[in-house]
Context: one part of a larger RNA
């Protein structure tokens, strides 16, 4: 991991509600007692409980009463039962099941380990050479020196022994701490055998909260004990109807509760719901500057007005502050104004199965998400965060589209069947259903082919417009000229159109600057402006728009989903077609309501049939109807060795389904139908338990 078996809302006592049953000129007994073999059953027992009248704190009064001076007003009243059974829920109990870490008590442990006590044992070899003693020398002595002897030491090196430093190895190991190399101590606060001793809030500890039997910031065993768990996980058959919430208030409360809101069921009210019209109040969006404030420009006025500049100073000037006016403005906490919606009221209207409201039973929800719109925070960042909209979807919603894609688009939403129809969004070259459709444009960049790119640049290209020149010849091209005074003056080594400064005239001309650029050391030289001629019909400047280009660098693979496409791209029109569980058609099922028929009726209605209308996605959850298993009572003069239960077999039949029936083989002894009753009643999940593989 798989298979099989087991495995979770039970029981008791109270309370509330609903249904049914008994009784109801009320209902019921409890303990006890009696009969009984009895803990079965029957009888007795009316103590008591509920109801029959309420109001008041009470006295008390009473269909009324309390308040009150009140014969006022107002509050509460002016009624309908009881016992049992079943079901739902609540409370107390282990209370749907499994699950802590823990707390307390009584015991068991020092054969591991810590300390201590008693009694034993062990420490190869080598080195160093303290005190003391002694000899000699010296000395007056104290004593000093040298030699010898001696053999001290938590001394040195290093085996056993004890330890465990570093690395490797191992790391489902040889091993729940080992192995190899290396390393520390090794006559000592040494190591070790045996025996004894100290323990659980206690011991022991050269102290690490270490150790106290692989367990220690409180051992282990058993008990209290099914501790508690606002937490996690799990919780077993079917069908039908409806169907939420993730808001708010309070909460030692924020992942929990409780009340309201929203769901469902029953009963009641009856159109109150919804739509339209009309009538209202408002101060939002917008707008505005009339108030309150902000802020820009200008003019004028005022000020013992910061500061700078000029001046000897007076003073002037630039400015500073305030105010008035003009122009143009800004505001959630401004308003002279002011919508749409929304809200309230009144009236009218559609629908007759849908709302609405009230009372009661049962809930669940109180982590919401994205999207659109209006806002706060943030950076008008976030798949960010916090509000609002009785917006939408998901949650709890499948289907089609968006390549894939809870929250986007379509479907005002999937009861079931159909190789039937029409469409939506979205699409129509192939993958891939449907146009290689029609018309006119644009794009040449594979731009683009859904979202997807900036500022800036662009004589890429298309369109529209304004304007200038032009057959008296434009723009461009080609040919020719582009001169003289003069090398202007100054400066300078030089300065001749062209380093720099000043001036920038005149003449000849068709035209030609005291020169727009290149060039020279300076000249020279080459162009330009300007002019003529040739040839020729359009040429130039600007504005706006469309599509492009550059800007443009990313991580699995270049990607429009791919192939690929010059349209199969982009834009504007148009016509066909495809396309969903939508609509329609055909047929079936169920729910509910209305009408009607039949039967039954306790006259409330129930059951069955026919016809019309509406409906049938669904988590938490509410309501209803069924299936299976085991046992009991009754039933079928039930089945069964002429073969029960059980098992095997996809294939038969019935039922919407859980499931039931039949058949064949196996099996070898019990089992079923129907009506009730009672439950140890349904398995796929719980790191479930046990067994098997």
């Nucleotide at each position: 991991g798989c298979c099989a078996a087991c495995g979770a809302g039970u029981u008791u006592u109270a309370g509330c509600a609903u249904a049914c049953u008994g009784c109801u000129c009320g209902g019921c007994u409890a303990a006890g007692c009696c009969c009984g073999c009895g803990u079965a059953g029957g009888g007795u027992g009316g103590a008591g409980c509920c109801a029959u009248a309420g109001g008041g704190a009470a006295a008390c009064c009473g269909a009324g009463u309390g308040u009150g001076a009140a014969u006022a007003g107002c509050g509460c009243g002016a009624u309908c039962g009881u016992a049992g059974u079943a079901u739902g829920c609540u409370a107390a109990a282990g209370a749907c099941c499994c699950g802590a870490a823990g707390c307390c008590a009584a015991g068991u442990g020092a054969g591991c380990u810590u300390g201590u006590c008693a009694u034993g044992a062990g420490c190869a070899g080598g080195g160093u050479g303290a005190a003391g003693u002694u000899u000699c020398g010296c000395g007056a002595a104290a004593g000093c020196g040298a030699g010898a002897u001696g053999g001290a030491g938590g001394c040195c090196c290093g085996a056993a022994c004890c330890g465990g430093u570093g690395a490797c190895c191992c790391g489902u190991g040889c091993a729940a701490u080992a192995g190899u190399c290396u390393c520390g101590g090794a006559u000592g606060a040494c190591u070790u055998g045996u025996g004894a001793u100290a323990a659980g809030a206690a011991g022991u500890g050269a102290a690490a909260a270490g150790c106290u039997a692989a367990u220690c910031g409180a051992a282990c065993u058993u008990g209290g004990u099914a501790a508690u768990a606002g937490c996690u996980g799990g919780u077993u058959c079917u069908c039908u109807c409806c169907g939420a919430a993730a808001g708010a208030g309070c909460u030692u409360u924020u992942g929990g509760g409780u009340u309201c809101g929203c769901g469902u069921c029953a009963c009641g009210c009856g159109u109150u719901c919804c739509c339209u019209a009309c009538a209202g109040g408002g101060g939002u969006a917008g707008a505005g500057c009339a108030c309150u404030g902000g802020a820009a420009g200008g003019u004028c006025u005022c000020a013992a007005c910061a500061g700078g500049g000029a001046g000897a100073a007076a003073u002037c000037u630039c400015g500073u502050g305030a105010g008035a006016c003009c122009u143009a403005u800004c505001a959630a906490a401004c308003u002279c104004c002011g919508a749409a919606u929304a809200c309230u009221g009144u009236a009218g209207g559609u629908u007759a199965a849908a709302a609405g409201c009230g009372u009661g039973g049962c809930a669940g929800u109180u982590a919401g998400a994205c999207u659109c719109c209006g806002g706060g925070g943030g950076c008008u960042a976030a798949g960010c965060u916090c509000c609002g909209g009785u917006g939408g979807u998901c949650a709890a919603a499948a289907g089609g589209g968006a390549a894939a894609c809870a929250g986007c688009c379509c479907a005002u939403g999937a009861u079931c069947u159909c190789u039937a129809u029409u469409u939506a969004a979205g699409g129509u070259c192939c993958c891939u259903a449907a146009a290689u459709c029609u018309a006119c444009a644009c794009u040449a960049a594979g731009u683009g082919c859904a979202c997807u790119u900036a500022a800036g640049g662009u004589g890429g290209u298309g369109a529209a417009g304004u304007u200038u020149c032009u057959c008296u010849a434009a723009c461009a091209u080609u040919g020719a000229g582009g001169a003289g005074g003069u090398u202007g003056g100054c400066u300078u080594a030089g300065a001749a159109g062209c380093a720099g400064c000043c001036a920038u005239c005149c003449u000849u001309u068709a035209a030609a600057g005291a020169a727009a650029g290149c060039g020279u050391a300076a000249c020279a030289g080459c162009u330009c402006a300007c002019u003529c001629a040739a040839a020729u019909a359009g040429a130039g400047a600007c504005u706006u728009c469309g599509c492009g280009c550059c800007g443009c660098a990313g991580a699995u693979a270049c990607u429009c989903g791919g192939g690929g496409c010059u349209a199969a791209g982009u834009g504007u029109a148009g016509u066909a077609c495809c396309g969903a569980a939508a609509c329609u058609g055909a047929g079936g099922g169920c729910u509910u309501u209305c009408a009607u028929u039949g039967c039954a009726u306790u006259c409330g209605u129930g059951c069955a049939g026919u016809g019309g209308g509406a409906g049938c996605g669904g988590u938490a959850g509410g309501a209803g109807a069924g299936u299976u298993u085991u046992c009991g009572c009754a039933u079928c003069a039930g089945c069964u060795g002429u073969g029960a239960a059980g098992g095997u077999a996809a294939a038969g039949g019935g039922g919407u389904g859980a499931c039931c029936c039949a058949u064949a083989c196996u099996g070898g002894a019990g089992c079923g139908u129907u009506g009730c009753g009672a439950a140890g009643u349904a398995a796929g999940a719980a790191u479930g338990u046990u067994g098997g593989c």